c-di-GMP-I riboswitch aptamer from a Paenibacillaceae bacterium, 87 nucleotides, folded computationally. The source organism's lineage runs through Bacteria, Bacillota, Bacilli, Caryophanales and Paenibacillaceae.
[in-house]
């Protein structure tokens, strides 16, 4: 060094609900607050999966259904990058 993850050190992140704010949504920002996380660090133009559908197209004719991402998700899988060092 690599695999690999301990009642171990030192540490580190924040899920939902709520409140404010942004967006047409999905989601984000922050603030409270811990569900958990050994990569819950990074990356959406390595790659895959999903999620929305304003504008847009079609059918309908009103409000609806479909199709559709450049938008959103990394706490979905994954990729690259690390802390420590017990079995």
């Nucleotide at each position: 060094u690599u695999c690999c993850g301990a009642u171990a050190a030192a540490g580190g992140c924040a899920a939902a609900c709520c409140c404010g704010g942004c967006g047409a949504a999905a989601g984000c920002c922050g603030g409270u607050g811990a569900c958990g996380c050994a990569a819950a660090g990074c990356u959406a133009c390595a790659g895959g999966g999903g999620c929305u559908g304003c504008c847009c197209c079609g059918c309908a004719g009103a409000u609806g259904c479909g199709g559709a991402a450049u938008g959103c998700c990394u706490g979905c899988c994954a990729g690259c990058u690390g802390c420590c060092g017990a079995a």